[in-house]
Source information
This is a predicted structure of a 1510-nucleotide RNA (small-subunit ribosomal RNA) from Desulfurococcaceae archaeon MEX13E-LK6-19. It matches the Rfam family "Archaeal small subunit ribosomal RNA". Clan: SSU clan. The prediction has a mean pLDDT of 82. The RNAcentral record of the sequence draws on ENA and SILVA.
RNA sequence: ACUCCGGUUGAUCCUGCCGGACCCGACCGCUAUCGGGGUGGGGCUAAGCCAUGGGAGUCGUACGCCCCGCCGCUGCGGGGCGUGGCGGACGGCUGAGUAACACGUGGCUAACCUACCCUCGGGACGGGGAUAACCCCGGGAAACUGGGGCUAAUCCCCGAUAGGCGAGGAGGCCUGGAAGGGUCCCUCGCCGAAAGGGCGUAGCGGGGGUUAUCGCCGCUACGCCGCCCGAGGAUGGGGCUGCGGCCCAUCAGGUAGUUGGCGGGGUAACGGCCCGCCAAGCCGAUAACGGGUAGGGGCCGUGAGAGCGGGAGCCCCCAGAUGGGCACUGAGACAAGGGCCCAGGCCCUACGGGGUGCACCAGGCGCGAAACCUCCGCAAUGCGGGAAACCGUGACGGGGUCACCCCGAGUGCCCCCUAUACGGGGGCUUUUCCCCGCUGUAAGAAGGCGGGGGAAUAAGCGGGGGGCAAGUCUGGUGUCAGCCGCCGCGGUAAUACCAGCCCCGCGAGUGGUCGGGACGAUUAUUGGGCCUAAAGCGCCCGUAGCCGGCCUGGCGCGUCCCCUCCUAAAGCCCCGGGCUUAACCCGGGGAUUGGAGGGGAUACGGCCAGGCUAGGGGGCGGGAGAGGCCGAGGGUACUCCCGGGGUAGGGGCGAAAUCCUAUAAUCCCGGGAGGACCACCAGUGGCGAAGGCGCUCGGCUGGAACGCGCCCGACGGUGAGGGGCGAAAGCCGGGGGAGCAAACCGGAUUAGAUACCCGGGUAGUCCCGGCUGUAAACGAUGCGGGCUAGGUGUUGGGCGGGCUUAGAGCCCGCCCAGUGCCGCAGGGAAGCCGUUAAGCCCGCCGCCUGGGGAGUACGGCCGCAAGGCUGAAACUUAAAGGAAUUGGCGGGGGAGCACCACAAGGGGUGGAGCCUGCGGUUUAAUUGGAGUCAACGCCGGGAACCUUACCGGGGGCGACAGCAGGAUGACGGCCAGGUUGAAGGCCUUGCCCGACGCGCUGAGAGGAGGUGCAUGGCCGUCGCCAGCUCGUGCCGUGAGGUGUCCGGUUAAGUCCGGCAACGAGCGAGACCCCCGCCCCUAGUUGCUACCCGGGGCUCCGGCCCCGGGGCACACUAGGGGGACUGCCGCCGUUCAAGGCGGAGGAAGGAGGGGGCCACGGCAGGUCAGCAUGCCCCGAAUCCCCCGGGCUACACGCGGGCUACAAUGGCGGGGACAGCGGGUGCCGACCCCGAAAGGGGGAGGCAAUCCCUCAAACCCCGCCGCAGUUGGGAUCGAGGGCUGCAACUCGCCCUCGUGAACGUGGAAUCCCUAGUAACCGCGCGUCAUCAUCGCGCGGUGAAUACGUCCCUGCUCCUUGCACACACCGCCCGUCGCUCCACCCGAGGGAGGGAGGGGUGAGGCCUGGUCCCCCGGGGCAACCCGGGGGGCUGGGUCGAACCCCUCCCUCCCGAGGGGGGAGAAGUCGUAACAAGGUAGCCGUAGGGGAACCUGCGGCUGGAUCACCUCCC
Repeated sequence: ACUCCGGUUGAUCCUGCCGGACCCGACCGCUAUCGGGGUGGGGCUAAGCCAUGGGAGUCGUACGCCCCGCCGCUGCGGGGCGUGGCGGACGGCUGAGUAACACGUGGCUAACCUACCCUCGGGACGGGGAUAACCCCGGGAAACUGGGGCUAAUCCCCGAUAGGCGAGGAGGCCUGGAAGGGUCCCUCGCCGAAAGGGCGUAGCGGGGGUUAUCGCCGCUACGCCGCCCGAGGAUGGGGCUGCGGCCCAUCAGGUAGUUGGCGGGGUAACGGCCCGCCAAGCCGAUAACGGGUAGGGGCCGUGAGAGCGGGAGCCCCCAGAUGGGCACUGAGACAAGGGCCCAGGCCCUACGGGGUGCACCAGGCGCGAAACCUCCGCAAUGCGGGAAACCGUGACGGGGUCACCCCGAGUGCCCCCUAUACGGGGGCUUUUCCCCGCUGUAAGAAGGCGGGGGAAUAAGCGGGGGGCAAGUCUGGUGUCAGCCGCCGCGGUAAUACCAGCCCCGCGAGUGGUCGGGACGAUUAUUGGGCCUAAAGCGCCCGUAGCCGGCCUGGCGCGUCCCCUCCUAAAGCCCCGGGCUUAACCCGGGGAUUGGAGGGGAUACGGCCAGGCUAGGGGGCGGGAGAGGCCGAGGGUACUCCCGGGGUAGGGGCGAAAUCCUAUAAUCCCGGGAGGACCACCAGUGGCGAAGGCGCUCGGCUGGAACGCGCCCGACGGUGAGGGGCGAAAGCCGGGGGAGCAAACCGGAUUAGAUACCCGGGUAGUCCCGGCUGUAAACGAUGCGGGCUAGGUGUUGGGCGGGCUUAGAGCCCGCCCAGUGCCGCAGGGAAGCCGUUAAGCCCGCCGCCUGGGGAGUACGGCCGCAAGGCUGAAACUUAAAGGAAUUGGCGGGGGAGCACCACAAGGGGUGGAGCCUGCGGUUUAAUUGGAGUCAACGCCGGGAACCUUACCGGGGGCGACAGCAGGAUGACGGCCAGGUUGAAGGCCUUGCCCGACGCGCUGAGAGGAGGUGCAUGGCCGUCGCCAGCUCGUGCCGUGAGGUGUCCGGUUAAGUCCGGCAACGAGCGAGACCCCCGCCCCUAGUUGCUACCCGGGGCUCCGGCCCCGGGGCACACUAGGGGGACUGCCGCCGUUCAAGGCGGAGGAAGGAGGGGGCCACGGCAGGUCAGCAUGCCCCGAAUCCCCCGGGCUACACGCGGGCUACAAUGGCGGGGACAGCGGGUGCCGACCCCGAAAGGGGGAGGCAAUCCCUCAAACCCCGCCGCAGUUGGGAUCGAGGGCUGCAACUCGCCCUCGUGAACGUGGAAUCCCUAGUAACCGCGCGUCAUCAUCGCGCGGUGAAUACGUCCCUGCUCCUUGCACACACCGCCCGUCGCUCCACCCGAGGGAGGGAGGGGUGAGGCCUGGUCCCCCGGGGCAACCCGGGGGGCUGGGUCGAACCCCUCCCUCCCGAGGGGGGAGAAGUCGUAACAAGGUAGCCGUAGGGGAACCUGCGGCUGGAUCACCUCCC
């Protein structure tokens, strides 16, 4: 120094990456008042190309010539051309190249130079010469150039002296670490200075002109400026060197002037810099060589820092000037505005030749996302020249432009009216703004001062779902359009899109994009990891390197302290000061890191020396062991062969078949052959580094443990490279081959079955020799050392003890070494680890850095091949992961339970006819909903009209507001005619009436129009279930767990016992209703045993009816009792809960039936019962009427009815209910009718009257197994009822007709007792119409007293890649589209290397000719110096051409895989034992996922056994 936040999940913790918030740079969008100040602006791309102007000149006090002005003269000046001097090597620009002594830093130069400047010393003697300008003559278009002639100097040359250099000699002295340096002397050789110029003043002389003197020449003196030599200094440079700073090892070997020597050349100077010769060296994992990238630094951005990134401006250094080369001049250059040459570009040209180089300032084009005026001035600072004045200066100083950066300020303040917002009014102030003046400046501007005007001249940008500050406001849109950095929004109610309003943030700015930093402890030195998340090399040996026990001495390399020097300035920090403040600037101080030198310290590390024994090694001893290699021997099984026996099958599977067998199999016995293997012993036993090792014996051999006053004396640890070993498969060569068995061939299975299963079967498996070098080569845990509680097994060794059947026996304890389990502290995300660490430390190595692409491509190395090792990128993606949690699920396990499960039974459905609902089809319409259980006689839905929502046709309807219209009559009514199926509905004509007004715009009523995925309510269902939670405590980082688990028990989370839980709630139960037993109360309309009265009948026993008492019984309907495992026995856990049996009882263990029915789930159903948000229709999707349809019918499905008959049918007779209903109703009874029914009609608003005679049943008779006297469909005829109306389309009666159907495939439903089954009755609906629904009673069984097999439910547990939760998830081929990449015949471009050739030009050198100068000589000529022409040789060498090779890039037919893309194809590989456990390596095969063989792993479920621990 210190802040995190969003995103993997149903939730959690962790790993990990992606994103956000912050700072900086460039560009872009929108917006913009200012002032001021400061700093930047064609750096990023094209070191691409440039029109025009400017950017380096100056000196007359070096010189010659020409010209001009003033002037009478003296004199004072100016301009031009050239010679000459100095400067054009600075300043300015840029960043291409360069990975290098280029830069930085510190040294060295005893191997060097330095013009101008400073200091000191000395000097400038004698002589000679040329040339430009100019004049004359030529060539050329031009650029320019040739010849002749004149001339000066600070121009050039010769000689001298000084001096310098070299060699030799003699020493001394000086500097120094050291002389090869310096200095002095002698000798020789070589080289070899100067400008006595300019100016001023004064004087003298000459000359000219002329008498004023001079501007000409010379001399002298002084002063100034110059000149030469030497020495020193200063400044600037050259060279060498230690150290430091990029990436790639998929660049590992490089090197021929290469490395060194000798001699030379060259340079200011060392050097292999260059050359000749000789030697063969030199560099390299501490990264040579190669490739890529890059100017370096001061510094800048960011960061707490370490670091990371950068190198724009300013300063220092380097490099470059269109690309490349070369030298000349010079103190300095290989020279930005100098030269030569080549290349390419542009320009001029008379085609012969020429010119040119903005990476200087402006400016233009191009390139691009990207960047200014062809401004002013030399006033300041500086530089060049000059004696100076001064001149020059696109350096520089200023201005302009750009929101590029930084700093500062403003867009107002107060009050009133109105207020919903807006708006209106008054007052104040004047920074800024506008105007004027002075000052300011080189000139302006700004600023300052003074005056005037006037709130005037001035606000935006981004955002408002989360992160993240600010809306669940309104409108639009409807997975569209769009938004989004990430997560994600948008599917008709969007706080997320597009807008409006409001709000938030910042504010002359604000946002976006790209890049950098930080966040990131996601590169971890500070400061991370590697069992399971990415990550330990398969194992061992060992090189370099790194690390190193105890004691002593020395050194002082590291290390530490002090001092000195350097680390330019600017920058940074602090202090002070100046601009109004600040930014900025100035002054002072400080810091930073590093380097060098000096001094000191010596603990630690290092080095040297000596010693020690605890590390390590060795020796000795007796033991243990599937350690390795070789040899020999043995054993069972198997296959084959032979012989014997024996007969029809064998074999195989879920079941089969292929197959074998009648030529005799299988099976039994005997014999033989062969190959492989080594049961039991055998053990989380042993050995080995790992791979791995298992019959016995022998030989050879490696290692470990234990024991020992033995020996050595740190000899050690690790280990990059390297080397060796290395399962299985595979490969090569040679053997062998019994069994097994990839491939292959059959048989099954299957939709298919390239599989799983079965029958065969080849490589291979085995041996020898060689190769390969991989694996889930695993403890997914590198090696070594030290430290840190224990408990309990087991193996080997040692010591001690006890027992002894005296055995190599059994048992116990301790120590060492190994090998397991449990576990403390501690660790960990957790699972777990825990002296065999995954704890705490040390040393060394290897490895990791989101997922995919990919262990792929390319390259390299290895391999016979297969392939191995090394190992990317583009692109793509918001996650991929680990552990654990809760659920759900499993063709996982355990326990319990259910007739919507089975079993044991009973009866059905599925077949037929009909009824009814649904689908489908049809139709103008066949309205709509419901869809496994949990839609389908369901919407109470039995629709003739109505219902009715559908179809056809016709008609009607707008509250309210505004506007058209309306006393010239709206609206309404009406005769007649027309229209029509019908109708003052409309139209025509007319009449009546008297005020409103649907013609328009809004807005309404209404809607069975939409949305049950916006809802309420209600319902179904899980659930005939036994669960669902809470409080507190405890455990866990957390999700969460515990409680709710375990044992027993129950119908039950029912209860009991145990238990870090203890309690509680909602459910279960209790409760409520009905039924069963008893009691009480009550008595009409019920009852009538008993009593009385009356009437009738009689077989005289009695029976029936009515009335009055009565309320006992029955009944009705109100209340109460009763049942609790209470009692007994047994079982169970001791006195548990409870179970079984029994007694008693009307009834038992919940007596039977019902109501109620948890937290919640199913976006279950219903907008069509109702309610209701939103949307829609609104003169029609509203309302009314008529007709039709919902009743259709080739079909499919569900539920029923009736049957198929004799346990029946038919006829006749006879018996017994209960629940209910009744006033537009039930209707006795009477009459009519064959009946349905009709005509009358008492009573009853109902315990009173009626519906109401129940049927099955019983009795008698017939039928006699037949499509019938079963069955009644269908059709015909007649009649009746309801209703406005029975045609579509009702019901009933009678007669006739008499169909299918002879017990129903696969499959499936219901039911455990007053139940099933059978029988009828009532009610609901209802005008009429049940085979429906809801109830009621009658008759009345069979079977089980179990189970979890099927279907499901609950609990516990287990696995999971599921969580929309298995109707889950998910893999690969194939098809389509897009994207990037790899290979690729070849094509193109650029670069490099080697070889060869041509070769501009430079340098060196020779010959020849000519010219000039000097000397000698009479001359020819000779010598020396300089220049030129021609020519020869050598060397360097740009550029170009050819050949070969290498590197990079582009294109590329086609080939290959990869990634991505809401709804394509095939299968189902993986996840639950994923239905054949999965995975790894390898090999073969296959549309594909994959399958199979061999070996390995558990990161496999389940059951059983063994072992160990608690």